Annotation:
A computed fold for an 88-nucleotide RNA from a Gammaproteobacteria bacterium, annotated as c-di-GMP-I riboswitch aptamer. The sequence was found by an Rfam model in a public genome assembly. Lineage of the source: Bacteria > Pseudomonadati > Pseudomonadota > Gammaproteobacteria.

[in-house]
RNA sequence: AGGCGAAAAGGGCAAACCCGUCCGAAAGGCGGGCACGCAAAGCCACCGGUCUAAGGGUGUGACAGCCUAAGACAGCGGGGUUGCCGCU
Numbered sequence: 001a002g003g004c005g006a007a008a009a010g011g012g013c014a015a016a017c018c019c020g021u022c023c024g025a026a027a028g029g030c031g032g033g034c035a036c037g038c039a040a041a042g043c044c045a046c047c048g049g050u051c052u053a054a055g056g057g058u059g060u061g062a063c064a065g066c067c068u069a070a071g072a073c074a075g076c077g078g079g080g081u082u083g084c085c086g087c088u
Stems, first nucleotide, its partner, number of pairs: 002088004012038002017033004022029002036075001042081003046078003049073003055068004
């Protein structure tokens, strides 16, 4: 430096769900509890995917509906990048 994660040590993170005089139009985020899981479940929306649709477009008599990411998801996959321990 590369590859790997069977066992181990010390640790780390925290899904669903519940809670909130929190942020957001929403998706979602943040904080607390909990513990399904995770060797990058650290970080980055670059590629694919998924969610939302405020604004914009379209449409309507007016609604509705439809389209749209500049919003999200890194715990959907790939990629990039940094890194603990052990084995090789």